About this RNA:
Model confidence (mean pLDDT): 83 of 100. This is a predicted structure of a 119-nucleotide RNA (SAM riboswitch aptamer (S box leader)) from uncultured Puia sp. Lineage of the source: Bacteria > Pseudomonadati > Bacteroidota > Chitinophagales > Puia.
Parts: sequence; structure tokens; C1' cells
RNA sequence: CUUAUCAAGAAAGGCUGAGGGAAAUGGCCCAAAGAAGCCUUGACAACCUGCAUUCGGUUACGGAAGUAAUCGUAUGUAAGGUGCCAACUCCAUCCCGAUGGAAUAUCGGGACAGAUAAG
Repeated sequence: CUUAUCAAGAAAGGCUGAGGGAAAUGGCCCAAAGAAGCCUUGACAACCUGCAUUCGGUUACGGAAGUAAUCGUAUGUAAGGUGCCAACUCCAUCCCGAUGGAAUAUCGGGACAGAUAAG
């Protein structure tokens, strides 16, 4: 940089000790009944890989039935590579639309930014 996903899911213990929720502003939360960080263990998930099965394509062999290899699809599994385990990516910010007398209100869509995976 490109593509896909982001409303679901999943915590205990130890060390430590005051902050944390990406950044700015505003809000709203979490936190001495212990934040962030580090370590251990466990879980969650299914992006990539692996494995099993279904269906389809191609190729090879075969007289045929069929067999094998490979590619793709779907489902399952969770062994490997990552990720992740408060709140929608905690919410808003910029643009558009709907409701509304109007708003800094409510709802919806998009953009920007960010996170993760694969390349």
C1' cells in the first nucleotide's frame, strides 16, 4: 500500500503499585474490593495453515466400473502461525438523509482515523 472483517465470543493466579479506556477535545465509564505493565495458566475465535467429510472441475491410469493426484466450494475440528478475553472500535467530532418548531436531541448511511488477518 491492497483486500477482508470489526453489534457476537472469552479470566484466573503471581509480581508490582496509579493510572487506564489508540491520539486531540468533549462526554461517559473502569480502577486501592488493585489501573497500566510483565510472567504463568486457562479460555474465546476461526483470518492463514493442517486434518476429516460433502459436492463440483481438471489431469493421469483404465475396455468399463472406477481409482489416484490436484484445484475450488460447504461443513466440522482445533494440532500449528497470529489475534483476542469491560462497555459497538465505549460514545461524539467531518459530510449526507429522516423525525422534529428547533437544538448541542433521536435514528440511519457514509467519510476520516484505528484494530486484526492475509498478501
The RNAcentral record of the sequence draws on MGnify.